[in-house]
Formats: sequence, C1' cells, structure tokens
RNA sequence: GGGCCCAUAGCUUAGAGGUGAAGCACCUGGCUCAUAACCAGGAGGACGAUGGUUCGACUCCAUCUGGGCCCA
Repeated sequence: GGGCCCAUAGCUUAGAGGUGAAGCACCUGGCUCAUAACCAGGAGGACGAUGGUUCGACUCCAUCUGGGCCCA
C1' cells in the first nucleotide's frame, strides 16, 4: 500500500427496515443463624462518528475512527 471481517448495557452476545433483547455482573426485597445458591422486582443503551437512501435506519450505501485477519 491492497483485500476481507468486527464495533449494540459494566462484560459476553442476539436482533439484519416498523417503539432495542438475553445471560452474567450491579441495586432492592424474600428465603437462611449467616453466606452462596434459589425466588420476586429494579436500574442500566444518544446501537463508534459524519453524511446519504427511505414515510421510517441499530439494520441499507459512502467516508472516517478504532480493533482483528490475510496479501505485498
């Protein structure tokens, strides 16, 4: 320098045009002599950035940023 892939909650990942989800972690309560486990509830996201397409974008397109792999 060229090609490909990834970016969604604190962490790991679903969701692939029509009001953003799960597990773990965290908070509160229950249970227990107590802790863990278990049960109930809760909080937590400008979906990497900027434009574009669309009635409507986390989702499609372009560029950029960051990370990974391959080639030279």
Molecule: transfer RNA
Organism: Ardenticatenales bacterium